[in-house]
The prediction has a mean pLDDT of 88. A computed fold for an 89-nucleotide RNA from a Deltaproteobacteria bacterium, annotated as c-di-GMP-I riboswitch aptamer. Of the family's consensus pairs, 95% are formed in the model. Its Rfam family is "c-di-GMP-I riboswitch aptamer". Its family is annotated with cyclic-di-GMP binding in the Gene Ontology. Taxonomically the source falls in Myxococcia (Bacteria, Pseudomonadati, Myxococcota).
């Protein structure tokens, strides 16, 4: 600088369920509470995947509504970018 995670320390993080809350929903904080993480750190304005569909578009219906398509809405605990503790080599 590179790779790698077998051992050790000092530590971090928090899935699902449950509770508030915000959101049309994916999903988010907060608390609780551990499934699991060596980047479960950070980035969604490199790309890719996936998840929902409010406005919109079209289409059905007398209407209420219902269906399709569609991110500008999420997801970083899918892949990825990019920085970084401790051991080994």
């Nucleotide at each position: 600088a590179a790779u790698c995670g077998a051992u050790a320390a000092a530590g971090g993080c928090a899935a699902a369920a449950c509770c508030a809350c915000c959101g049309a929903a994916a999903g988010g904080u907060g608390g609780c509470g551990a499934c699991g993480c060596a980047a479960a750190g950070c980035u969604a304005a490199a790309g890719g995947a996936g998840c929902u569909a409010a406005a919109g578009c079209g289409g059905c219906a007398a209407a209420a509504g219902c269906c399709g398509c569609u991110a500008u809405g999420c997801c970083a605990g899918c892949c990825a970018g990019u920085u970084g503790c401790c051991g080994g080599u």